Fluoride riboswitch aptamer (crcB RNA motif) from a Gammaproteobacteria bacterium, 61 nucleotides, folded computationally. Its mean pLDDT, the model's own confidence on a scale to 100, is 82. Taxonomically the source falls in Gammaproteobacteria (Bacteria, Pseudomonadati, Pseudomonadota).

């Protein structure tokens, strides 16, 4: 000096908040949904789980 691993820290995982956990990245990074030539259209508040909020569908009062 370079590379790898572990720990700590920071960041990210297609729309919000809190928590837990997993994965990824270290600022030239991770990440930034799908269909379609275009026009346009579609799913979802999670990476996963729980709760809350917003939204959507069905049923009952």
């Nucleotide at each position: 000096a370079u590379u790898u691993c572990a720990c700590c820290c920071g960041g990210a995982g297609a729309u919000g908040g809190c928590a837990u956990u997993c994965u990824c990245c270290g600022c030239g990074a991770a990440c930034c949904g799908c269909u379609g030539c275009a026009a346009a259209g579609c799913u979802a508040a999670u990476g996963a789980u729980g709760c809350c909020u917003a939204c959507c569908c069905c049923c009952g009062c």